[in-house]
């Protein structure tokens, strides 16, 4: 110092669902709460998933369908990228 990851040892995150108040929605903030994480820090760059306001196309008068991220998910996988502790 890299790789790695103990029933270590400090310390950290926060799922399900409850309230809050954002947001068309997906969802994400705050608060409580703990399924689990050794990067469950952080970036939408590839892939993949969700949502369809807006814009498009039918369908025909009030709405229904259908495609479309410029929206989200890093706690889906790969990449990047910076960092706790250190027993084999």
């Nucleotide at each position: 110092g890299u790789c790695c990851g103990a029933u270590a040892a400090a310390g950290g995150c926060a799922u399900a669902c409850c309230c809050g108040g954002c947001g068309a929605a997906a969802g994400a903030c705050g608060g409580g709460g703990a399924c689990g994480c050794a990067a469950a820090a952080c970036c939408a760059c590839c892939g993949a998933u969700c949502u369809a306001a807006g814009g498009g196309g039918c369908u025909g008068u009030u709405u229904g369908c259908c495609c479309u991220a410029a929206g989200a998910u890093a706690g889906c996988g790969g990449g990047g990228c910076c960092a706790c502790c250190g027993a084999a």